[in-house]
Molecule: Bacterial RNase P class A
Organism: Pseudomonadota bacterium
RNA sequence: GGAGGAGGCCAGGCGGCCGCUGGGCCCAUCACGGGCCUGGAGGAAAGUCCGAACACCGCAGGGCAGGGUGCUCCGUAACGCGGAGUCGCGGCAACGCGAAGGAAAGCGCAACAGAAAGCAAACCGCCUGGCGGGCUUUUCGCCCGUCCGGUAAGGGUGAAACGGUGCGGUAAGAGCGCACCAGUUCCCCGGGCGACCGGGGAAGCUAGGCAAGCCCCACCCGGUGCAAGACCAAAUAGGGGAGCUCACACGGUGGCCCGCCGUUUGCUCCCGGGUAGGUCGCAAGAGGGCGGCGGGCAACCGCCGCUCCCAGAUGAAUGGCCGCCGCCCGGCCGGGGGUGACCCCGUCCGGGAACAGAAUUCGGCUUACGGGCUCCUCCGGCC
Numbered sequence: 001g002g003a004g005g006a007g008g009c010c011a012g013g014c015g016g017c018c019g020c021u022g023g024g025c026c027c028a029u030c031a032c033g034g035g036c037c038u039g040g041a042g043g044a045a046a047g048u049c050c051g052a053a054c055a056c057c058g059c060a061g062g063g064c065a066g067g068g069u070g071c072u073c074c075g076u077a078a079c080g081c082g083g084a085g086u087c088g089c090g091g092c093a094a095c096g097c098g099a100a101g102g103a104a105a106g107c108g109c110a111a112c113a114g115a116a117a118g119c120a121a122a123c124c125g126c127c128u129g130g131c132g133g134g135c136u137u138u139u140c141g142c143c144c145g146u147c148c149g150g151u152a153a154g155g156g157u158g159a160a161a162c163g164g165u166g167c168g169g170u171a172a173g174a175g176c177g178c179a180c181c182a183g184u185u186c187c188c189c190g191g192g193c194g195a196c197c198g199g200g201g202a203a204g205c206u207a208g209g210c211a212a213g214c215c216c217c218a219c220c221c222g223g224u225g226c227a228a229g230a231c232c233a234a235a236u237a238g239g240g241g242a243g244c245u246c247a248c249a250c251g252g253u254g255g256c257c258c259g260c261c262g263u264u265u266g267c268u269c270c271c272g273g274g275u276a277g278g279u280c281g282c283a284a285g286a287g288g289g290c291g292g293c294g295g296g297c298a299a300c301c302g303c304c305g306c307u308c309c310c311a312g313a314u315g316a317a318u319g320g321c322c323g324c325c326g327c328c329c330g331g332c333c334g335g336g337g338g339u340g341a342c343c344c345c346g347u348c349c350g351g352g353a354a355c356a357g358a359a360u361u362c363g364g365c366u367u368a369c370g371g372g373c374u375c376c377u378c379c380g381g382c383c
Stems, first nucleotide, its partner, number of pairs: 001379007009371002012325007020040008042355001046366002049364005054225004066221005071085005086100001087098004101216002106214002108210002123155002125151003129147007163181006182206002184203008229280004239271006249263005287308009327352005333346005
């Protein structure tokens, strides 16, 4: 210098002009409004994917069904999150990734190729035997064809063919036997809280893959979301009640009339529910910042001190322009450092500065994105 890996950090500053919005005060007013002071987005406010707080509804307890999670230990209010580890995989490495329980409970599945794909299997090959033929003077034997068998050592197919190498063994072969190696299961010893690791022994045990197919095991799980929900509460319409009223009418009471009661008309008052609208929920909290002490490898936790109050809007504000400075990139020139590869500084010119926008709140995850810092790895150059 190049290529990479890991972890933090920042998200421009000041000034001027013009604007937006919450709150307070003042002015003005029928109303619209005006002035001053003060507060006003993020690291992701995003996706709405997990976990909670909170609210309402449901709920005796237990089980079934259903859903989720899935190596270990720790952290946490909780988590599918985080930390530290284990094992496996990738990378030369720094380091990264993991959908990492169970396949000797059961069921199921496996394209194509291949003879055969799960109590294995005989296509070629190898071998014993029978039959036929040939070679050979004959026997022994050899060769060819065919048939019945044996054989998983070799070839070939496949992602996968039921351990590997060697010796023995055999008609040929085969863990059939033995030695070593690899693996599995079981037992013992040692280390670790544990996942697991190291060592020793036994059994010829060699058991294939997929659980991201069903399933089994362990643990967890009620539903809906601030448009939750609580309160105040118009106009109009409708409901209930009281009073008054109308005149026919109808019904009831009564033998009949008056009267009274009910229906009906209209008016007044009262009551309650819902809607519009408004207030709360809604910003002092699993609270933030700085510092100190203590525990822990860490995530994180405990204690103490100081300090801060930090948006609460509802079609929803937090913006725009200009100037100067700062930051980054490229280039010319100049200066400096170094033996050198190279590095640093300055002037000028040109360019760049992203992703994005609170809507009840919090803890995470994921995704988007400009710049910078520190440490580490590999390669190259120079001395």